[in-house]
Formats: sequence, structure tokens, C1' cells
RNA sequence: UCGUGGGAGAGUCUCUGGUUAGUUCGCAAAAGUGAAAACUAAGGGACGCCGAAGGCGCAACUCGCCCGGAAUCGCUCAGGCAACAGGACCGCGA
Repeated sequence: UCGUGGGAGAGUCUCUGGUUAGUUCGCAAAAGUGAAAACUAAGGGACGCCGAAGGCGCAACUCGCCCGGAAUCGCUCAGGCAACAGGACCGCGA
């Protein structure tokens, strides 16, 4: 490096859309017209949260010294907060 197995954390509200719905209720002679709770993993907004891609910081440690390296610690820029995916890191094989 490649293949393969494992692999954590963190979300609510709201708007639009969609489904239920060829439905139900109201109005209307009719054609029509108004309303409807729940769900959602599609798009947006508000506030909140997470740390294990990457990035930045501290530096225990490594080292005779320098240079250099250096955490799963800190930050949260980036990234992420259903599932999938991703995923530091660990095991096995080449």
C1' cells in the first nucleotide's frame, strides 16, 4: 500500500414538499370550494450537540544533546448528529 473482519459519539423545533387521500368533514342544487390529525429521513430555517476523516494547539514521551518525531489529550475551522455511507484505530492475509 492492497484485500479482508471489527470499529464510537451526538437533535430537537419549525417551514415547504410528499404519503395517508379515488379519504373524512363543512359549504353548494350541481360544477365546484374550504378544512383535516398523523407519518416522513426530499429541500430550507432556528437553536443545540458530537469527535475517531482532515486541520490546528499543548507536549507526557522518544533522544546523551540538537534537529526531528509524537496521544484515543484540547479546539471544533472542516466534518458529523435515522439507516446506508464514512470512520481514527485494532486483528488477519499478501